[in-house]
This record gives sequence, structure tokens and C1' cells, in this order.
RNA sequence: UCAUCAUGCAGGCAAACUCGGCGCGAGCCGGGGACGCAAAGCCACGGGACACACGCUGUCAGCCGGGCUACCGAA
Repeated sequence: UCAUCAUGCAGGCAAACUCGGCGCGAGCCGGGGACGCAAAGCCACGGGACACACGCUGUCAGCCGGGCUACCGAA
């Protein structure tokens, strides 16, 4: 340096629910909150689910696969 990667520490994210805002809606943003997460960081490329004003439309990355990137650290 590269690949794989356990436990712990530091640090990180944040389901349900809830408050405020946005959206027709799926859902999103912010506060509270923690069920969980070692990529639960980012990307709708393939599959899938969902919504609708059914269109050359949208949502979900915490459903699976894939791509890109990454903290601490033993062997």
C1' cells in the first nucleotide's frame, strides 16, 4: 500500500411515534425520540413496492442487486 475483516473505543446515522412546515399523494424537510444500522454515506442503473393531476409523471437508497466514496482499529 492492497484485499478480507472481529471486538472495543471515539465519532456517525436514526425506525415507530410525536410537534412544526411542504406536497393531490406516495412521501420530503426541520425539532423531539431510538427500533435498529459497519456503509442505515451518495447514485433510481436492473428488479421490486408505492402514489397520482395517468404524463416523455413522481416517491422509496432503512426491500434486493449494482456503481461510486469512506472513519476508528486487532489479526
This is a predicted structure of a 75-nucleotide RNA (c-di-GMP-I riboswitch aptamer) from Cryobacterium sinapicolor.
The model forms 94% of the base pairs in the Rfam consensus.
The source organism's lineage runs through Bacteria, Bacillati, Actinomycetota, Microbacteriaceae and Cryobacterium.